[in-house]
RNA sequence: UCUGAAAAGGGCAAAGCUGUCGAAAGACAGCGACGCAAAGCCACGGGCCGCAGCUUCUUCCGGUCGCCGGGUUCCCAGAG
Numbered sequence: 001u002c003u004g005a006a007a008a009g010g011g012c013a014a015a016g017c018u019g020u021c022g023a024a025a026g027a028c029a030g031c032g033a034c035g036c037a038a039a040g041c042c043a044c045g046g047g048c049c050g051c052a053g054c055u056u057c058u059u060c061c062g063g064u065c066g067c068c069g070g071g072u073u074c075c076c077a078g079a080g
Base pairs, nucleotide, nucleotide: 001079002078003077004076011036012035016031017030018029019028020027021026034066040072041071042070044069045068046067047064048063049062050061053060
């Protein structure tokens, strides 16, 4: 630097349910595991979702990194 077939120590946690916050999308906590080698972190580009406010047309704004790309850091193993 590249790769993730197998293995070890581990990690994260979709849907759903309960509670809290929010206008909503959604977030957080607990239970729960569909999956994940970056499903760690950053809304930077695109996509998607929301429309209370502002605005008058999809612009601002909010959300999503578990949609893709980019940036950055990293466990184990193998190859160079």

c-di-GMP-I-GGC riboswitch aptamer from a Candidatus Bipolaricaulota bacterium, 80 nucleotides, folded computationally.
The sequence was found by an Rfam model in a public genome assembly.